[in-house]
Molecule: transfer RNA
Organism: Gammaproteobacteria bacterium
RNA sequence: GGUCAGAUAGAUCAUUUGGUAGAUCAGAGGGUUGAGAAUCCUCGUGUCGGCGGUUCGAUUCCGUCUCUGGCCA
Numbered sequence: 001g002g003u004c005a006g007a008u009a010g011a012u013c014a015u016u017u018g019g020u021a022g023a024u025c026a027g028a029g030g031g032u033u034g035a036g037a038a039u040c041c042u043c044g045u046g047u048c049g050g051c052g053g054u055u056c057g058a059u060u061c062c063g064u065c066u067c068u069g070g071c072c073a
Stems, first nucleotide, its partner, number of pairs: 001072007010025004019056001027043005049065005
């Protein structure tokens, strides 16, 4: 340099006929205990990487840029 895949909650990851998004862990609050551990219950205003475009409407489609990883050179 070329090419392919990815960027979503604090972390790891889901989200297919386009209609304002979830799980697990962590964290916070509470129950239980003499006090703990363990266990149970509750709790998320996340510009869904940035900027444009299409559309009534975009995390989802298109263009471009940035970053990460694989392959080729």